[in-house]
This record gives sequence, C1' cells and structure tokens, in this order.
RNA sequence: GCCGAUGUAGCUCAGUGGUAGAGCAACUGUUUUGUAAACAGUAGGUCGUCGGUCCGAUCCCGACCAUCGGCU
Repeated sequence: GCCGAUGUAGCUCAGUGGUAGAGCAACUGUUUUGUAAACAGUAGGUCGUCGGUCCGAUCCCGACCAUCGGCU
C1' cells in the first nucleotide's frame, strides 16, 4: 500500500427500514437476627464519527477513525 471482519448500556451480545432489547453487573424495596440467595422494581444508549438515499436509518450507500486478521 491492497483486501476483509468487527464497532449497539459498565461487561458479553441480540436487533436486516417504522419510537433500541436480553443476560450479568449497579441501585432501591420485600424477605432474614445479619449476610448471601430468591422475588419485585428503578436507572443507565446522541447505536464509533461525518455525509448521502428514503416519508422514515442501528439497519442501505460513501468517506474517515479505532481494533483484529490476511496479502504484498
């Protein structure tokens, strides 16, 4: 230099065009002498960045950034 993959909650990951979810973790409550466990609930996201297409984009297209891999 060229090609490809990945980027979504604190972590691991879903979500293939119509208001973004799960598990674990965190917090609160119930229960307990207390802790853990269990149960109920709450909070936490400008979906890597910037543009484009579309009535509408996490999703489609382009460029860039980061990480990983391959080729030279």
A computed fold for a 72-nucleotide RNA from Candidatus Azambacteria bacterium RBG_16_47_10, annotated as transfer RNA. The sequence was found in a public genome assembly. The coordinates come from a structure-prediction model, not an experiment, and the mean pLDDT is 82.